This is a predicted structure of a 348-nucleotide RNA (Bacterial RNase P class A) from a Lachnospiraceae bacterium. Its mean pLDDT, the model's own confidence on a scale to 100, is 75. It is recorded under the gene name rnpB. The sequence is in RNAcentral, with records from ENA. Lineage of the source: Bacteria > Bacillati > Bacillota > Lachnospirales > Lachnospiraceae.

Formats: sequence, structure tokens, C1' cells
RNA sequence: UAAGUAGGACAAAUAAUCGCGGCUGCUUUUGCGGCUGAGGAAAGUCCGGGCUUCGCAGGGCAGGAUGCCGGAUAACGUCCGGUGGAGGCGACUCUAAGGCUAGUGCAACAGAAAUAAACCGCCUGUCAGGGUUCGCCCUGAUACGGUAAGGGUGGAAAGGCAGUGUAAGAGACUACCGUGUGGCUGGUAACAGCCAUAGCCAUGUAAACCCCAUCCGAAGCAAGACCAUAUGAAAACAAUAGGCUUGCCCGGUCUGUUUUCAGGUAGGUCGCUGGAGGCUUUCGGCGACGAAAGUCCAAGAUAGAUGAUUAUUCACGACAUAACCCGGCUUAUCGUCCUGCUUAUUUU
Repeated sequence: UAAGUAGGACAAAUAAUCGCGGCUGCUUUUGCGGCUGAGGAAAGUCCGGGCUUCGCAGGGCAGGAUGCCGGAUAACGUCCGGUGGAGGCGACUCUAAGGCUAGUGCAACAGAAAUAAACCGCCUGUCAGGGUUCGCCCUGAUACGGUAAGGGUGGAAAGGCAGUGUAAGAGACUACCGUGUGGCUGGUAACAGCCAUAGCCAUGUAAACCCCAUCCGAAGCAAGACCAUAUGAAAACAAUAGGCUUGCCCGGUCUGUUUUCAGGUAGGUCGCUGGAGGCUUUCGGCGACGAAAGUCCAAGAUAGAUGAUUAUUCACGACAUAACCCGGCUUAUCGUCCUGCUUAUUUU
């Protein structure tokens, strides 16, 4: 200098004028002031909760979710640290990562054959023809002979690779690797390393059904609470019935359930923002995070507020606007700045 990789900050700014929402001071009122007012994702509604309601928030089944180990957290499918595997020269990135020896499935096409098989080939025996240096060689046919090394098909074909050996071959045997079993060492563990032993019959798939371990009450702010307002009539069924906030069963518990006609209400207040809160410092921890001290109060609309104009500046402004709140994840995105690390080249 270039290329990369991991993380962080900002999200147009300043000034003036006019206009809006909330809280608040003064003022009889009008009005005059003060403070404050859309995001890093507010998006998706994908997870987890706080909160509210429910006479079952009891047991079981069904159903759903998670899935290497250890931690953090209110909790999670999130985050941190590690292990195994894959990718990358590397910094780093990804990971749906328990079990195929509980069982059941599936593996198209190609190929001889996909859970044990012989198409081409190689060897042996027999027959025929040809050649011959008389050792044998070549070609063809054949055996319900041997073979699984070589070739072909395929993602995968009786573990891989190099030899010994054989008629030709083959874990048939040997060394190394792999695998199974047993043991030792290190580590909390996942796991890693080492030693011994056995020729070890047979692939993949569980993001197939399934098995195993752990967890899960339901519904949701249009949840709900209070105030204001009118308040009746008739019929049928019923403790062998009806109801009790996912479905079914058991148990428990309550006393109602359905239909017709007439009438009131659609309003107001709360929930609604002081929190698992923000910021700073110190301590503990590799880290996620935790503890202590100090300090701050940053939108609460309800047909829906934060806009308009002018001037200046430069990075010329993208994706895009809260509706109970919080912790995450995912997606979209114009640009500017900062920090660590890796690789290549050059110079000192």
C1' cells in the first nucleotide's frame, strides 16, 4: 500500500419564525412561561417472559418444543466459553452435533448384483483348429470348475494402502491406517493421547417413522378493573342433566341450560409508563454477566401528536415511523468514522 476478517459508534447538523401532543407554574378566564416528544431496526409476530383473567394453574394420555459439554440469564429455540465435524493459505466462518447393536421403512435410474451378487475379465480341466525350436504358444467352444485382485455402472459394490503368497486371486498372511473390545493418563465434562488385543462378515438415511433425555395450563391490553345508564315477559329441558379457558379419559367441584319477544348501552376513567430501567466508577470473572456506590427520569396518542418555511454546512441523507412493557432472533439498509487481527508486496 492492497485485499480480507471480527467488533464498535453515528443515522444529516446548526440557527430563527410559525404550528401540534404530554406534564407542569402563574392567571377569574383569555393567555404567558418551563421541561419534554419515533428506531437500530420502531419492521416480521419467530421465541422467551413481566402483567391480567379463569371454582381444577390435580393425575394420565395425546400433542408440541429442544437435542455435544460446561456456564450466564427472570426465561428462551438466546448469549458466552470449549469439544467433534466441514470450509478457508490465514485471521476466522458454519454446524438440524443423542441413538441404525429396540424395531419398522426407503435407497429412483444405471448396473450382473443394493444385504450378498458375477457382465467383461483372469486361472484350471476337456474338446477342436492352427503354429512349433517339441518347452509350449495362439484362436474358438465347453464345465450346473475356481475367483472377486483388474475393468465397467453407481453417491455407495464383502474396510483402505504397500507387499508376501497363489493355478489365478482373496485379511489367506504381514506392516501401517481404520474398526471392535479391554486398560492407563489428562480434563468438571464433551473429548484427546497412549498401550494391549481381535482378522474384524456387510453402506447410507432419524431435516424418515421411531426410541431415549429434558421442558411445556390456557387465553391474551380488542387482556382486564371501575363509574355512569335501562332492566322485563313467556316456554321447554334438567342431579340418569348442564357447566367448570387447547383435545380426550379419570378424579374433583358448582348449580343451572336453551329458545322467543321487548328494552338500555357503544360513553368516561384506569390499565398507560419508575422499570428483570438508563448512565458513570470500582471490584470479581477468559467471557456472557454479577455485586457495590453515585446519579438521572428521556412519547403515552386514541381517527390517532413531533410538521412547515428560510439561511448556512457537508458525509448530499438509505431502510424506514411507538400504540401494555421488556430480553433476544430474523429480515431491509445510503454512507462516514474508530479499533484489533490475517495474508501478499515494497522500503528501512